Small-subunit ribosomal RNA, 5' domain from a Candidatus Vogelbacteria bacterium, 503 nucleotides, folded computationally.

Context: one part of a larger RNA
This record gives sequence, structure tokens and C1' cells, in this order.
RNA sequence: GGAUGAACGCUGGCGGCGUGGAUAAGGCAUGCAAGUCGAAUGCCACACUGUGGACAGGAAUUAUUUCGUGUCUAGAGUGUGGCAUGGCGAACGAGGUAGUAACACGUGGGAAUUUCCCCGGGAGUCUGGCAUAACUGGCCGAAAGGUCAGAUAAUUCCAGAUGGUCUCUAUGGAGUAAAGAUUUAUCGCUCCCGGAAAAGCCUGCGAAGUAUCAGCUAGUUGGUAAGGUAAUGGCUUACCAAGGCUAUGACGCUUAGGGGAGCUGAGAGGCUGACCCCCACCGAUGGGACUGAGACACGGCCCAUACACCUACGGGUGGCUGCAGUCGAGAAUCUUCCGCAAUGGACGAAAGUCUGACGGAGCGACGCCGCGUGAUGGAUGAAGUUCUUCGGGACGUAAACAUCUUUUAUUAGGGAAGAACUAAAGUGACGGUACCUAAUGAAUAAGGGGCUGCAAAACUCGUGCCAGCAGCAGCGGUAAAACGAGUGCCCCAAGCGUUAUCC
Repeated sequence: GGAUGAACGCUGGCGGCGUGGAUAAGGCAUGCAAGUCGAAUGCCACACUGUGGACAGGAAUUAUUUCGUGUCUAGAGUGUGGCAUGGCGAACGAGGUAGUAACACGUGGGAAUUUCCCCGGGAGUCUGGCAUAACUGGCCGAAAGGUCAGAUAAUUCCAGAUGGUCUCUAUGGAGUAAAGAUUUAUCGCUCCCGGAAAAGCCUGCGAAGUAUCAGCUAGUUGGUAAGGUAAUGGCUUACCAAGGCUAUGACGCUUAGGGGAGCUGAGAGGCUGACCCCCACCGAUGGGACUGAGACACGGCCCAUACACCUACGGGUGGCUGCAGUCGAGAAUCUUCCGCAAUGGACGAAAGUCUGACGGAGCGACGCCGCGUGAUGGAUGAAGUUCUUCGGGACGUAAACAUCUUUUAUUAGGGAAGAACUAAAGUGACGGUACCUAAUGAAUAAGGGGCUGCAAAACUCGUGCCAGCAGCAGCGGUAAAACGAGUGCCCCAAGCGUUAUCC
């Protein structure tokens, strides 16, 4: 000199773009953050529409009936809301960096694999059946909830059939699938092959400190067989052999997420890993599996532990390292905001619903950038302050004063793009914002640090080794350019200094 997720002191006009819990992965009140589908299905409630039956009384009557009104009842359709089954999603997105020195990451190779949805191609979608939730009724419980009985549907479940480019095979053969919906055309379902894009696995190399850690290792190293997995493999088990690693640092300990990148530097290098992107890991702590294409699953389940809450004391409930917010600790880090209009995601045929992702606004000079705090004229030079050799000098064209301008500010009027969609109607949170026009009036806006040398800028007074300063050298003991104040000057400027850290 440069830099920072900074903090502190003094000061503080505006805008744009960024950025903001680095400490206690400490504890959390409250609200929201994952739902959706009626074009898979059953039921309940309400509203509306029209139909049938029974009864009551009324009118017209052709004496057969007809018309309308009210009550009860049955079944149908449409719509809205809800409960439940079922499907898909919930494994993404969002957060954090605790652990991890490791195939975790980066880069380059490899073979023994899987894949919901999507794309291309081929083939099929036949026949039956048993349940069950919601619901109704009974019972238990303070609650959370549970239990028994009775019905019922499906794209739920089960059985059978058929099948090949599928699987196994001793090549004879054996085995294995499906689901319908709505109304005339689609969406689905099943099997197979290929693709796309993901994911799992193995491996070469790279990449912290420490020898005041020198030996480590029994599933350990290899083989055979079996099991297991989507798949290779001591992954697991049995048996056999005795191997394997290590001063090119094994093993241990300490520290640490890795990379793209960021800062600095002429470069080599050094330091860092905030924001953004990729990967990994984590979800109170420890363990476990279930479901599923995918999890050993942040807002799923089970067990244990600690903590907290409710309780009728018998028993239950919870997990902000999601967005806001709160307490705590700390030098220190924001709103319990608006909207799904855009982009993206889930579901849906769609309309649409959900979305604290996201788009925005708010707060903080935390950073960078931009703008402003007026311009021109104005004197042998006002007043004031200060210095003085008392003559005068400095602040100083500075002010006053005159003329002008209106960025900014305020007021008024107009007013977007961002919109892609749609037959049309219509759709903007930001926002009456940006921007444009007009008016008013210099009006609304300057400080901080320094002045002995390093190092740009000095005089006067006060103090008297005191009070104090200080990055280093050092200054202060009666003429202090170094302390305190005033005046002047220097540097930077909505900032300026200090502290901390890196180059």
C1' cells in the first nucleotide's frame, strides 16, 4: 500500500447494486415452510334441479279424472365443503459445517450394476374372488387414544389363464404380467429392447501438522465354498494357508468439510474457503430397520438417553443446523413484512391448489459505485478572531451584496417494461415505484484524523518529569512546533480514524 461477513470512537444528505449470527451443532413461545388428484373410489353434511309414492284439504269438473298447494318418504342429477381408502409427491427444494485426514474431495481411468418419471420401438390389457377404512352401534380412557361388532367401494389386495426379443436350464422343458376412467377419442396399466439423464462400486495421481507417536494388524492378508447385494468384493460365515502395512513415515495424537474460487504479489509463491456454484456429510444425542425406483428418511416410524411441556399421577407429547421471531453467551450480525405477478418445483387432462424455493419490500454507511451539500461576479480587503517587531500580517473572494441555476428536496400532473398465457374477458407483490413534465426556493445536506522525524502540514497561550502523549525513535523537570486549548495549515471526505487478521 491492498484486503475484510468485521467491531469500536466521532460524524452522517440521497440513490443503485451487493451483503448481514463468524461466538453456544446452546435452549426455544407463536405463526407459516408439502401437498395434490372427484377424469381411481366409498361415505357424510348443505344448497339447487327435476321425478315417483302416501296423506290432508282446495279449484275445475266430462263423475273417469285433471290442475295446483302443504307434510312425509324413496331414489336420481349438479355444485360446494368435509372424512376416509387409493395414486403420485414427500429421497427434490430449503438449512448447517458438528463429524470426517477419508476414494470425503479434485482430476484421469475401469467393470460386475440399478433406475420412478421422460423419449423411441415391439407385444399385450382375459376370467374370477376375499377383504378393509371412512361410516353405524357398543365399551374403556382425564387426555393422547384404544377395543369389539356390523355393512361397503376402487386404478387396494388375492387366485387362475395366456404370453415372448424375458428368466432358469440337463436344451427335454419349467416359471413369470396387467386396471381401469370418462365417453368416442384420449389418458392410463403390464411385459420386453434401446436411449437420455441420474445413482451405486473399484482404482492411479494430487492435497494439514506432529517422530517429545516406531512399530501396527486375527476378518487381519490371500485362497476355496456358501450366503448376501441392483452389483464386484472378507461385505458376512465355514475351512485352508500365514500373510498384509511401515523412516518414500505405517499406527497413534492434534487440527480441518473438499473443490471452483477469493485476497495479495511483477511473478513464483503465501494466506483464506464469507456470499454464489459443484460434491460430501449432518438433522436434540446414540442405535435400528420399514415403505419405496430412490432413505436407513430435517418438518416419517421404533428403541434408548438427556432436556422441556401436559396430567385426573394411571399415562402422554415434543425436536427452528427451514422463514420470521425469542432468551442466552458475545466486541458483534436484520422484519414474528408483501406476493405467488415472474422463474422453478409437486400434483392434476385441465381450470387450478400448494410452494418462508423464489420474486420483492423493510432494517444496518457493513462494502463498492454514483450524485449532492451551489455557480459567477464581488476589496489595496467590512465586522470578528488570531498573530505582531504595534508598522502591520493571516482567516480572505471567504462573507455581506448582486446576478444565475435547480442536480437534490418538496408539491402537483402523467406513468411503465417486467405478461410468457388466452377464442375472448382478464391476470403485477414490487407500486402510483422507476421514469417524464411543471412549479417553489440556495432553498434540505460536512465531518473526521493529523501538523518533532519516519511523513504532507506550525504558531501563540496554559502546564512544568505534573497532567499527559506514544506505531518506533522518543516528548514533558519554566521560553514544549511532540501534553491541553486557540488560530492557521495538511490529508481524506459521507465518511474519517483506531483495533484485529492476511499478503
Its Rfam family is "Bacterial small subunit ribosomal RNA". The prediction has a mean pLDDT of 85. The source organism's lineage runs through Bacteria, Bacteria candidate phyla and Candidatus Vogeliibacteriota.